The RNA shown here (c-di-GMP-I riboswitch aptamer) has 89 nucleotides.
RNA sequence: AUAUCGAAACGGCAAACCCGGAGAAAUCCGGCGACGCAAAGCUAGAGGGGCUACUUCCGCACGUGCGGCCAUGCCAGCCAGCUACCGAA
Numbered sequence: 001a002u003a004u005c006g007a008a009a010c011g012g013c014a015a016a017c018c019c020g021g022a023g024a025a026a027u028c029c030g031g032c033g034a035c036g037c038a039a040a041g042c043u044a045g046a047g048g049g050g051c052u053a054c055u056u057c058c059g060c061a062c063g064u065g066c067g068g069c070c071a072u073g074c075c076a077g078c079c080a081g082c083u084a085c086c087g088a089a
Stems, first nucleotide, its partner, number of pairs: 005087002012037002018031005035077001041082003047079002049075003057068004
């Protein structure tokens, strides 16, 4: 130095709940708060997987509702890919 690995230190991120906001929803943003994380950094504009279904379409009903299908909407704290701080064994 490289690959693996994860002791220590400096530090970093922040689940759920609750509050405010955006959205049809999934979910996201801010605050609060720490369940956890050695990549919980980045990539959903190209891999796999998962979530949602406003509109469209289809069916039923008929005063406008119910059911079904679909991603173009999401999830990186599911796997994956890429990049990276520190340095004991």
Annotation
It was read from a public genome assembly, where an Rfam model found it. Model confidence (mean pLDDT): 83 of 100.